A computed fold for a 78-nucleotide RNA from a Methanobacteriota archaeon, annotated as transfer RNA. Its Rfam family is "tRNA". Rfam classes the family as a transfer RNA. Its family is annotated with triplet codon-amino acid adaptor activity in the Gene Ontology. The coordinates come from a structure-prediction model, not an experiment, and the mean pLDDT is 80. The sequence was found in a public genome assembly. Lineage of the source: Archaea > Methanobacteriati > Methanobacteriota.

[in-house]
Formats: sequence, structure tokens, C1' cells
RNA sequence: GCUCGUGUGGUGUAGUUCGGUCCAUCAUGUCGGACUCUCGAUCCGUCGACCCGGGUUCAAAUCCCGGCACGAGCACCA
Repeated sequence: GCUCGUGUGGUGUAGUUCGGUCCAUCAUGUCGGACUCUCGAUCCGUCGACCCGGGUUCAAAUCCCGGCACGAGCACCA
């Protein structure tokens, strides 16, 4: 340099194939509460995310283009 894959709350993830109440999943975590003499455990509620920019569309996490980061393969390696 070329090709391919991945990027989602603080962390790890589902959802992307086939765009549609996604007002977004689950676990963990924050905060509050219940329980408990207290702590822990358990239970209930709450908070919080779609890598960046642009495009298509009535509607984009999802499709398209460019970029960035990470990973894999190939090439170069005088």
C1' cells in the first nucleotide's frame, strides 16, 4: 500500500441479514427504596449508548460514501 472484518451506556453484549412505535436487549455498574440490629446477599425502581462527518429516505444503530481506531490476511522489505 491492497483486501476483509469489527466499532452500541462506565464495562461486556443482543439488535444490523430483510430500515418501521428502538420511547432500544440482557448482565454488571450508579443512585434511591424494600428486607436486615448492621453489612452482605436477595428483590423493586431509576440513570445512562449507537466511533466521526456526509448522503438516501416519510423514517437510519441498521442502507450508501469518506474518514478514524482496532484486528486478520496479502504485498513490499535494497